[in-house]
A computed fold for an 87-nucleotide RNA from a Gammaproteobacteria bacterium, annotated as c-di-GMP-I riboswitch aptamer. The model forms 95% of the base pairs in the Rfam consensus. Its Rfam family is "c-di-GMP-I riboswitch aptamer". Its family is annotated with cyclic-di-GMP binding in the Gene Ontology. It was read from a public genome assembly, where an Rfam model found it. The prediction has a mean pLDDT of 87.
RNA sequence: CGAGCCAAAAGGCAAACCCAUCAAAAGGUGGGGACGUAAAGCUUCCGGUCUAACGGCCUUCGUGCCCAAGACAGCGGGGUUGCCGGG
Numbered sequence: 001c002g003a004g005c006c007a008a009a010a011g012g013c014a015a016a017c018c019c020a021u022c023a024a025a026a027g028g029u030g031g032g033g034a035c036g037u038a039a040a041g042c043u044u045c046c047g048g049u050c051u052a053a054c055g056g057c058c059u060u061c062g063u064g065c066c067c068a069a070g071a072c073a074g075c076g077g078g079g080u081u082g083c084c085g086g087g
Base pairs, nucleotide, nucleotide: 005087006086012037013036017032018031019030020029021028022027035074041080042079043078045077046076047075048072049071050070055066056065057064058062
């Protein structure tokens, strides 16, 4: 310097659920809590998924249908930064 196969140490993050709060919702944020996690750090560039307020549609006016400019980085890929680095 270093593949990320096997192992170690220091530490990190935190699913479900509960409380508070923001949001139309999906979901976010804070606290508790740990299912997991080597990028579960950051980034919507690509695919995917969720929601459908605004807007639109209708012989039907509805608990209807369509739509992302809203979300998910703990769905996958890409980009980018980074701990350890013993065998």